The part of an RNA shown here (small-subunit ribosomal RNA, 3' major domain) has 479 nucleotides and comes from an uncultured prokaryote.
It matches the Rfam family "Bacterial small subunit ribosomal RNA".
RNAcentral holds the full RNA, with entries from ENA.
Context: one part of a larger RNA
Formats: sequence, structure tokens, C1' cells
RNA sequence: UGACGGGGGCCCGCACAAGCGGUGGAGCAUGUGGUUUAAUUCGAUGCAACGCGAAGAACCUUACCUGGACUUGACAUGCACGAGAAACUCGGUGGAAACACCGGCCCCUCUUCGGAGCGCGUGCACAGGUGCUGCAUGGCUGUCGUCAGCUCGUGUCGUGAGAUGUUGGGUUAAGUCCCGCAACGAGCGCAACCCUCGCUCCCAGUUGCCAGCGGUUCGGCCGGGGACUCUGGGGGGGACUGCCGGUGUCAAACCGGAGGAAGGUGGGGACGACGUCAAGUCAUCAUGGCCCUUACGCCCAGGGCUACACACGUGCUACAAUGGCCGGUACAGAGCGCUGCGAGCCCGCGAGGGUGAGCCAAUCGCAAAAAGCCGGUCUAAGUUCGGAUUGCAGUCUGCAACUCGACUUCAUGAAGUUGGAUUCGCUAGUAACGGCGUAUCAGCUACGACGCCGUGAAUACGUUCCCGGGCCUUGCACU
Repeated sequence: UGACGGGGGCCCGCACAAGCGGUGGAGCAUGUGGUUUAAUUCGAUGCAACGCGAAGAACCUUACCUGGACUUGACAUGCACGAGAAACUCGGUGGAAACACCGGCCCCUCUUCGGAGCGCGUGCACAGGUGCUGCAUGGCUGUCGUCAGCUCGUGUCGUGAGAUGUUGGGUUAAGUCCCGCAACGAGCGCAACCCUCGCUCCCAGUUGCCAGCGGUUCGGCCGGGGACUCUGGGGGGGACUGCCGGUGUCAAACCGGAGGAAGGUGGGGACGACGUCAAGUCAUCAUGGCCCUUACGCCCAGGGCUACACACGUGCUACAAUGGCCGGUACAGAGCGCUGCGAGCCCGCGAGGGUGAGCCAAUCGCAAAAAGCCGGUCUAAGUUCGGAUUGCAGUCUGCAACUCGACUUCAUGAAGUUGGAUUCGCUAGUAACGGCGUAUCAGCUACGACGCCGUGAAUACGUUCCCGGGCCUUGCACU
């Protein structure tokens, strides 16, 4: 100087408290440990691993296992020699395929006739490695932490390590600002500049509008109109403690108020200082070193990653009556669509099938939003709750659903009657509840992830305590 303290002072954060909903019990999904296995490929392991790398494991993926093949190799560059076309393609034999062997087809392009190009064969140099080391590394990332801190130049003080500045008094979300001060300044951070939502104006009108007119088979449908809503949007205004009152040190600022769509950083996002954890990743990629080179490379078939006495994490569905079922009826936003989205009609109880209009999409489609509202029924029951499990029959994708896909119909109907100790999230359009879309993707184990809108709360006295953090100070056997 730091770090630490079951030392002190001050102050923050869904940290506690207040409150709402969960977890821990059940069934299932998913990840992990363990065990098993020929293999259950590898990595991630307190917070910060465990619906994580996986935004898609039937084959492929795939790195694992078993078996069968290949060696200049699935891929790159160069050299030498050889046949010339080889390759491709066709046929035959073996085979699970890969591949091997045999046969056919074929006799390339340019040329100064030396050769060059091209592919093949042989040989060589090399390729190749998801093999090891994240304790050799780059890059990227997590975390403390969006916390308010971390430093430097000059000066001053100290023998020196170092201190000062950065401490103090106020204040702030903030080392934010003000005042004071042997300091005076500066940098990286904070804030602002960026994106988005909320108000308004202007420009633009193949979406929208009887707003005003005309027509209407009543649908902005047609004529037509640039008002309004809206947006493919573009540009401008607006918020700055600017104004008023009070408090305050005449300051910074705080409290209240006016106006306003909006206040006192308006909501959300992007943005993460010096550093810490020899944190994570050699399997995204790159890369030093080491190692394997008829194999630790490479191709193929099948299997495995989906195993199951168990244990844990994360979720979904429930245990019901503010509910289940049936009928009717209303209102979104954001997306996606051409080997695509697919209306309408027909067939099927249904998954779906047939046909196929329109749409490269503010003009067509996915599409129905659901909770909601109206009416009916069930009457406290392991039930008209709950749907696991199992049986039969099917649909679709795909070469192929046995291991191991999703979905549909009928039947079957298990556990479960609110969950011990414990533990998690959330302070407002939030939690909770409800549905919709997208990426990946042939299909899908999505109940995941990322977005979108609808309905829409309760509570915060307070900072004693638990956890994490900031500043000052003190002790110290640690640095």
C1' cells in the first nucleotide's frame, strides 16, 4: 500500500422486510451426476456447469463402437516417369454398402511438332488428425458489475515503500455537481451524442375514409377524394429544473406547484473503465510445442449418442367450480412465404387427401388469436377433475420411422385432493394469466429459445437482521 475482521460510521441493490406467484410432493419433458454398455463421442462443474455449446442426433449430422474397405489418400500445391485420353458412363461377378476385379464404350484441346494444358496411373515432397496441452497463446466470452470507480503529468510532503490530488462539508443514479483544501490540471469510466416507444407539425399517398358527393349485386366494392387512421417511411419541433413558491451557505441541489402527450436520467435497448477469477473455449476459427502417419488419416454398413436400481437442476401439465365440457359471438401485434404460403370447393369423425384461385406480397396466403363476453350443463365426487400408461386402427415427412419421429381416431384410464426442511422470481403496463409468430428444420421428440400482443394486480412501515457492493476510519500474527 492492499486484503481481511462474528471492528466502527455513512450509503446503495427485489439484499431483507411488505406483497403476489412459484420450486421442493405427483406424472411427464429436458439437462446432469451415477451406473450400465462393444460404444452410451467430447466439452461445460459454487455463485458465473446442469432446456448449457445443441437456433432441430432415425440415415446424414457424428467426433463414439462393431465389422468391411482404401492408401498420394475425401481436400491443396509442386516435381519426375508412364500410357494416352482419362474421367464420366454402361454391363458382369462378389458385396450390406463402400469397394475390388473383369469387360465394353472412348482415342481430348492448343501447337513453332520440341512441347504445353487436362485428367488418370506409378513414385516422391506432402496432405490429413474434432489426437494432447485454454497452466505455451490470439481471438471471443462469462463474472464481480451499469458497481462508481481506476489512473496519469507537473508540483508539494516523506530517507524510502508511498502519500497528496481521489480526503473533508453538502448533494446526486453517478469521482454527479457545489463549497473548502498543497495542490493545479488531464485521461479511461459516469452522463450525453446512437436506436426504439410515447405528443405534435411538414413532405409522400394502389393501406385507410361515405369524413363530403355519386353509383352500389352492399363488401371502400366502383367513380372519386389527399381530410382522418396508418406507414415503406423521411425530415423538423418538443423537456432544459426552463418558469413560480419554499428549504438551503448568496452554492450545488432538494421539496411542492403551474403549464404540458411526457417531467426532473420520461420508459426500454445498445454501450461494460483499470483489473479479478493461471475463470471458459486448442471441438467455431487461428496458432507454438508434442504426438499419429497402410494409421490417432479416410470411405462405408449397422449400432450408439434415446441405455436405467437410483440422485439433483430447469420446465410443462395438474390436483379443479373465479373450474371442466358444449353451443354462439368479439377484439391484436410482430413475423413468415416461389423446389414456398396455399384461399375456395369436394372426400374423411380426424390427423389429412384431391383439385387448385391468388400472391415474389402494406394489395394474396399462413390466420383461427386465446383468455374474454352470452347461454346451457356438471354439483363436490378421485368426479363430465386429471391426463400418464397401454392396446387396436390410421395420417404425414422421408430411400428408410424396429432400435428411435410427430400427429389423429377409438378404447384404457395411473399418480395426484396445494406439497417437510428449504428455496426462486418480480416494484408497473411489472408479476400473474392468455394466446400468436419466428429461427433451426424433409419431418420432429419445442413443454426449449428468441420475439409479439391481449387481460392486468398486490405491496414497500422501514434498514435491526441475511447476501452482495461503494466511501471513510480502526485493529492485525497476512501481502